[in-house]
The RNA shown here (transfer RNA) has 73 nucleotides and comes from Cyanoptyche gloeocystis. Its Rfam family is "tRNA". Rfam classes the family as a transfer RNA. The coordinates come from a structure-prediction model, not an experiment, and the mean pLDDT is 82.

């Protein structure tokens, strides 16, 4: 060149086309302790790689573009 995956929170990973996108881990504030850790409780955080497209509704399905990774001349 060509074919295949993959792309979602700071990292790991969830979400049957049906709705504030969910969890763990870390952060931040509280309890907790003699001080810490361990544990408990609340926060905070993604308009889902980008743009079209099919729906009544797209993280999800189609197309193209960009990054990664595997393949194979």
């Nucleotide at each position: 060149g060509c074919g295949c995956u993959u792309g979602u929170a700071g990292c790991u990973u969830a979400a049957u086309g049906g709705a504030u996108a969910a969890a763990g881990c870390a952060a931040u504030a509280g309890g907790g302790u003699a001080c810490g850790a361990a544990c408990c409780u609340a926060u905070c955080g993604a308009c889902u790689a980008a743009a079209a497209g099919u729906u009544c509704a797209a993280u999800u399905c189609u197309u193209u573009u960009c990054a990664a990774g595997c393949g194979u001349u």